[in-house]
Predicted 3D model of a 354-nucleotide RNA (Bacterial RNase P class A) from a Chromatiales bacterium. Model confidence (mean pLDDT): 76 of 100. The sequence is in RNAcentral, with records from ENA. The gene name in the source record is rnpB.

Formats: sequence, C1' cells, structure tokens
RNA sequence: GGAGUUGACCGGAUGGUCGCUGCCCGAAAGGGUGGAGGAAAGUCCGGGCUCCACAGGACAGGACGCCAGGUAACGCCUGGGGGGCGCGAGCCCACGGAAAGUGCCGCAGAAAAUAGACCGCCACUUACGGGUGGUAAGGGUGAAAAGGUGCGGUAAGAGCGCACCGCGCUGCUGGUAACAGCAGUGGCAGGGUAAACCCCGUCCGGAGCAAAACCAAAUAGAGGGGCAGUUGGGCUUAGCCCACGACAUGUGGUCCGCAUGGUCCCUGGGUAGGUUGCUUGAGGUAUGCGGUGACGCAUAUCCCAGAUGAAUGGCCAUUCACGACAGAACCCGGCUUACAGGUCGACUCUUUUC
Repeated sequence: GGAGUUGACCGGAUGGUCGCUGCCCGAAAGGGUGGAGGAAAGUCCGGGCUCCACAGGACAGGACGCCAGGUAACGCCUGGGGGGCGCGAGCCCACGGAAAGUGCCGCAGAAAAUAGACCGCCACUUACGGGUGGUAAGGGUGAAAAGGUGCGGUAAGAGCGCACCGCGCUGCUGGUAACAGCAGUGGCAGGGUAAACCCCGUCCGGAGCAAAACCAAAUAGAGGGGCAGUUGGGCUUAGCCCACGACAUGUGGUCCGCAUGGUCCCUGGGUAGGUUGCUUGAGGUAUGCGGUGACGCAUAUCCCAGAUGAAUGGCCAUUCACGACAGAACCCGGCUUACAGGUCGACUCUUUUC
C1' cells in the first nucleotide's frame, strides 16, 4: 500500500425571525423554559401497571430445548462446549430423544428397510438359449444402500478372523458442567426424517391505557315520593276565620284498592363532555470498586416531549463532505427490519521497501 473481520459512535452546524405545544411567572400585554428516534417502525418475545377470574391439582393448548452465568423477566445477553464454513481475524447452528410407538422417503434403481440378486463373481446343471443355489468384494442408481483401509481367509465372498480408524459399553483422569483425553471391552448395534405426529424436560390464568378510576349535562328511559280548590258557610269584605275536599281517566253500585296517564321533586345507572391514569423511571451521566464478560455495588450529579383532531414547523443568512431511513401516543428490557454519508478503536491475510 491492497484485501478483509469485528466493536462502538455521529446522523448537517451556527445565528436571526415568524409560528405551534407542555410547564412556570404575570391582572393583562407579554416574558422565561422544555419539545421525537437509533430505530419513535414491525407488534415478534419478556416484564411493570390496570381490570376480571382464582383453594389446590390435572387435562387440553402454546412456546422453548448443549452447559454455566447475568437479569425484574425472556424465546434476550455473556462466557464456555460440540458441529459446519473460512488460509486467518472471524462467522453460522431449532444443538433433547430415531433400541416407546406410528407415519413418510418424489425421480432413478434389482432393492428405500422383516433390506435387497440387475450386471458381475463362484458352484452345480444344461437341450448351450438358459436354469438352480451361494455371494454385498466389484459395477451401476440415488441425497441416502448393513462402517472405512489393509492383510489373512474362501469355490467365490463376507467383521468370517486380525491390525488401525470409526461406533457402542465400562472404568479412570481433567473440568462446577456441557464435554474432552486415556485405558479396557463388544465384532458392530443395524438407513434417514422429530421447524412429521409423538415421547421427555422447563415455563405459561385471561384481556389489555379504546386497560381502569373519578366528576357529570340535555333528551329518552328506570326506581321512589308528592298532588293542583270554578267547594260550602260566616264576618268587621283589597282580606280574614271555620268546615270539607284532596291530579285526571278507566274498572266498580260506592269506598278502599288496582291499572294507565299528567305534573313536580328526589335517587341511582349511563351517554356527550371533563379529570386522573401520563411520565421520576428495573432512569441518564461521571467516577471508583468487583467480575474474563454480560452485569452488579457505592458515591456524586441531572430532570430530559407528554399531545388528544393530536404540538415538535416555515423562511432568511453563513458554512460544509449538500444531509439517508424515518416521526412519540401507558412505560420499560430485547429481537428483527430500514438507513445517504462519515468518524474512531481492536484484529487478520497479503505485497513492497528498510
């Protein structure tokens, strides 16, 4: 110098001016101050919070699945193990069980699982076309065919025997563990598929801020309660006193009662509307300490959108490398997806020169 891997960060800047919105000050005019993101997104996981349900357990259903740790929790993260890819830095993995059972395995191929005889090889036989039997070493098919290589052995062959490798089992050693290494042993289990059913283990009650709580019109409706004098008499006659009656209609001979309706008052539910929930939180920053790390602890310090037809914008000037993806709606922790351009750290391979 070239090629690459990985971790983190920025996401136009500054000033002016006119608006929008939360809060504070002010009687008002007005002033001060805060005002989108790393993903605010997808709504895919995990929690907080709210309401409903709930003695406990089981079934069903769903998710997850190597080990250890972190965390409020997780399907997330960190470290490690195993497998695959890469010269390497590094990257990827849904990584329990296929001797519990069931299912499936296109095409090709003789045969796809109680394995299998198409060619070949060998033995016997033959009417010389072939037939019967043995054989999985060779050929051929396929993603996959009874472990691989070599030697012995055999009619030809075959874990049939042996050595090494692989696999299973047992033991020892190291490691918290996953697992690894070593030794012994078994001639060898008998294909693959579990993001096929299933089995084993762990976890999960349901719905979601349009949750939920409070205040509360008009109209209609619900429940409860009440009832208006065109009456009679008297007197000292703008009035007072006494008596009687107590809304209307229907039912009934009448009263009580009952039903329906009118009107007034009260009550509670609930709609419109309003308030709360609403942003101080598993919070940010800095330093120190513990830890390989995720992370934890301590101290100091900061307050950093909270709208509800829903604000966060427009214009001008200067400047540069000419600005990507995209915009909160109860709040956090993750994952995933989108992203012009740029910055920094660590590391790998390679070329040249000294």
The model forms 94% of the base pairs in the Rfam consensus. Its Rfam family is "Bacterial RNase P class A". From the family's description: Ribonuclease P (RNase P) is a ubiquitous endoribonuclease, found in archaea, bacteria and eukarya as well as chloroplasts and mitochondria. The source organism's lineage runs through Bacteria, Pseudomonadati, Pseudomonadota, Gammaproteobacteria and Chromatiales.